[in-house]
RNA sequence: GUAGGUCAAAGGCAAACCAUGUGAAAGCAUGGGACGCAAAGCUAAAGGGGCUUGGCCAAGUGGCCGUGCCAGCCAGCUGCCCGC
Numbered sequence: 001g002u003a004g005g006u007c008a009a010a011g012g013c014a015a016a017c018c019a020u021g022u023g024a025a026a027g028c029a030u031g032g033g034a035c036g037c038a039a040a041g042c043u044a045a046a047g048g049g050g051c052u053u054g055g056c057c058a059a060g061u062g063g064c065c066g067u068g069c070c071a072g073c074c075a076g077c078u079g080c081c082c083g084c
Stems, first nucleotide, its partner, number of pairs: 001084002004082002012037002017032006035072001041077003047074002049070003053066005
């Protein structure tokens, strides 16, 4: 430096679900718990996408403008170990 990582070593994170709290909801926090993850680290005040909720329009199931979220959807940035 890297377009590879089945296995090994050192470690890491933690879905669903449950409890408590919080929130209008989506969701989030903490604890328990592990489905998985080589970025499941960071970025949502300037990429795309999704969820939520209010208004307006449409009335072909959607569009537009706002609210709040999701990074474990893609993307961008950074990076440990092994290999090369």